[in-house]
Molecule: transfer RNA
Organism: Candidatus Brennerbacteria bacterium
């Protein structure tokens, strides 16, 4: 240089063009302990907001569509394969 595969909340990791972040880790909260571990209930994307709530979010930028993580294009970055 070619072709293939891959990037998603703090982490891993799911998700057929129709609520982005299922499910596990981790962390908050309370529960049970003399206390704590272990367990169990519930909460957890990120920003603004006293609140009702808004506004952003799938490695970056465009495209297609009523709708994109998904289909298309360019590029970064990671891995394998050939040369």
């Nucleotide at each position: 240089g070619u072709c293939c595969g891959g990037g998603u909340g703090g982490c891993g990791g799911a998700a057929u063009g129709g609520u982005a972040u299922a499910c596990g880790c981790g962390c908050g909260a309370c529960g049970c302990u003399u206390a704590a571990a272990a367990c169990g209930u519930u909460g957890u994307g990120g920003c603004c907001g006293c609140g009702a709530g808004g506004c952003c979010u799938u490695g970056u930028g465009g495209g297609u569509u009523c709708g994109a993580c998904u289909c298309c294009c360019a590029c970064c970055c990671c891995g394998g394969a050939c040369a």